[in-house]
Small-subunit ribosomal RNA, central domain from an uncultured Planctomycetales bacterium, 350 nucleotides, folded computationally. Rfam family: Bacterial small subunit ribosomal RNA. The coordinates come from a structure-prediction model, not an experiment, and the mean pLDDT is 90.
Context: one part of a larger RNA
C1' cells in the first nucleotide's frame, strides 16, 4: 500500500456554519464525453508462452505464431453515469394558523440566609473537635430583638421533566431576539446531503486592564495529629470565584458511540401537538406526528451489552487507527502577553 477497523481492545475532530471537492429524487427528449461492440495505425528487436526445426540429447540457436491487457482513427449501440432541453412533487425550503420551553441578550425588581455597623435586653462565657488548642469575649462577646448597609446565590415548584449545535441554561417581571413542533397541503420546483482547508462558538482554571468583595477559599500564618505531617481536622486568610472589556482554546468537552437518508417485531412510561369516538366531558378509548426514557424479538457483538434514539440491514461524505515504552515529547513551523495550544518525529529499548 492493500485489507481490516474506530461504545469498553489502537482509533469519531468539543460543537456548529460553510468553500473547494465527492455524492445526489421522478418522467420525457436530445447529444454520445464515460461505457460496450467493431475497426485503422501503433505497441522496435531480443526475452517469457505455444508449434515446428538445427547442433547425437540438453543448455544454446533458428523460423512461425501468440502476447504486448496500452495509446490511437473511423463506425455502430444508448441501459446506466454524464452534458443540454422540457416537465413533475414525494426530498428541501417558504407561507398561513396554532403551540411548548431554565434557548440567547438587556433592563427593572423580590424574599430567605449570611456578614458588618448602630441601638435595646442580658452578664460570662462563646466557638471548635475524636479529644483539644490556636481564635473571639467584662473595652460586654455568644444568645435575642429592632434599624441600616453590602455582596453573592436563588429553597419549595422540580421530574426518571424542558430548551440549546455543543459548551451550557433555573427567584419574579418587562423589552428585543434565535431555534423547534403540529396542522393545512397554499407557494417555489431538487433549490439537496456531506464537507479537506476556512470561519464562528466553546466548562473550569489561568492571563491583561478597570471595578467589586458578603460568603467560600489555592498560596500563606497559626493550632492540633504524627516517628515526621510541607496533608487529612481546627482558627485565620491573599489571589480567585462576581461585574465590564480583551485574551486563552483546553477537559473523563462522554452516549468514551461523526453527520445525513432509507428499511427492519412489539410492550410500557413521560413531554408537547393534532384528529376521531364515547349522545356532554377536563376523565377514558382509538389513531397519528415530534421529542425524552425503559424493557425486549430478530439480528449484531469477544463478551458486557445493543436492539426504530442500533452497536441491525444498506447508501453518501468527512475525521481517525495500524504493537508497548521513548512521546503527545524533541526539532521546525504557527498561534499566544504569558501559561501554554496546534502540528509532530527519531535514535534506543521490550
Nucleotide at each position: 500500500c492493500u485489507g481490516g477497523g474506530c461504545u469498553u481492545a489502537a482509533a469519531g475532530c468539543g460543537u456548529g456554519c460553510g468553500u473547494a471537492g465527492g455524492c445526489g429524487g421522478c418522467u420525457c427528449u436530445u447529444c454520445a464525453a464515460g461505457u460496450g461492440c467493431u475497426u485503422u495505425g501503433u505497441g522496435a528487436a531480443a526475452g517469457c508462452c505455444c508449434u515446428c526445426g538445427g547442433c547425437u540429447c540438453a543448455a544454446c540457436c533458428g523460423a512461425g505464431g501468440a502476447a504486448c491487457u496500452g495509446c490511437u482513427u473511423g463506425g455502430c449501440a444508448u441501459a446506466c453515469u454524464g452534458g443540454g432541453g422540457a416537465g413533475c412533487u414525494u426530498g428541501a425550503a417558504u407561507c398561513a394558523u396554532c403551540u411548548a420551553g431554565g434557548g440567547g441578550c438587556a433592563g427593572c425588581u423580590g424574599g430567605a440566609a449570611c456578614u458588618g455597623a448602630c441601638g435595646g435586653u442580658g452578664g460570662a462565657g462563646c466557638g471548635g473537635u475524636g479529644a483539644a488548642a490556636u481564635g473571639c469575649g467584662u473595652a460586654g462577646a455568644u444568645a435575642u430583638c429592632g434599624u441600616c448597609a453590602g455582596g453573592a446565590a436563588c429553597g419549595c415548584c422540580a421530574a426518571c421533566g424542558g430548551c440549546g449545535a455543543a459548551a451550557g441554561c433555573a427567584g419574579g417581571c418587562u423589552g428585543c431576539u434565535g431555534g423547534g413542533g403540529a396542522u393545512g397541503c397554499a407557494u417555489u420546483g431538487a433549490c439537496g446531503c456531506u464537507g479537506a482547508g476556512g470561519c464562528a462558538c466553546g466548562a473550569a482554571a489561568g492571563c491583561c486592564a478597570g471595578g467589586g468583595u458578603a460568603g467560600c477559599g489555592a498560596a500563606c500564618g497559626g493550632g492540633a495529629u504524627u516517628a515526621g505531617a510541607u496533608a487529612c481536622c481546627c482558627c485565620g486568610g491573599u489571589a480567585g470565584c462576581c461585574c465590564u472589556g480583551g485574551c486563552c482554546g483546553u477537559a473523563a468537552a462522554c452516549g468514551a458511540u461523526g453527520u445525513c437518508c432509507a428499511c427492519u417485531a412489539g410492550g410500557c412510561c413521560g413531554u408537547g401537538g393534532a384528529a376521531g369516538g364515547a349522545c356532554u366531558g377536563a376523565c377514558c378509548c382509538u389513531u397519528u406526528c415530534a421529542c425524552g426514557g425503559u424493557c425486549g424479538c430478530a439480528g449484531c457483538a469477544a463478551a458486557a451489552g445493543u436492539g426504530u434514539u442500533a452497536a441491525g440491514u444498506g447508501g453518501a461524505c468527512c475525521g481517525c487507527c495500524u504493537g508497548g515504552g521513548g512521546a503527545g515529547u524533541a526539532c521546525g513551523g504557527u498561534c499566544g502577553c504569558a501559561a501554554g495550544g496546534c502540528u509532530a518525529a527519531a535514535a534506543c529499548u521490550c